Transfer RNA from a Gemmatimonadota bacterium, 76 nucleotides, folded computationally. Rfam family: tRNA. It is annotated as a transfer RNA.
[in-house]
This record gives sequence, structure tokens and C1' cells, in this order.
RNA sequence: UGCCCCGUGGUGUAACUGGCAACACGUCGGAUUCUGGUUCCGAAGAGUCUAGGUUCGAUCCCUAGCGGGGCAACCA
Repeated sequence: UGCCCCGUGGUGUAACUGGCAACACGUCGGAUUCUGGUUCCGAAGAGUCUAGGUUCGAUCCCUAGCGGGGCAACCA
């Protein structure tokens, strides 16, 4: 310098052919228990890396950038 992949709750991953984001763990509350754990019930928590564009509608498509990873090249 070029190319490729990834970026989504606190963490790890989903989301079909574009239709207002789901699951597990964790957290909080409750039930059970003498207490804790286990188990069960319920709740909160992300508008999806940033800025634009396309579209009636974007996590998804397009452009640029940012961050991380990989490959190649260059120099020594």
C1' cells in the first nucleotide's frame, strides 16, 4: 500500500426473501428452603460502530470513515 472478514444488552451468539431485534448466561424481584445453592415464576437492560445514500420501510442493500482480525506486497 492492496484485498478479505468481523462490529448487535454486562458477556456469548441469533434475526429467512428488507417489515418497528430473539435465545442463553449474568443482574434485579418473588416463590420454594432454617439459611445458601439448585429449581420455578416475573422484570429491567441494546434501536444494532460512525456519517451519508437507496427504499413506504434498513441489523440486513450501496458509499465513505472508525475499531479489531487475517492474507499479500514493499523496505530492512
About this RNA
Lineage of the source: Bacteria > Pseudomonadati > Gemmatimonadota. Model confidence (mean pLDDT): 81 of 100.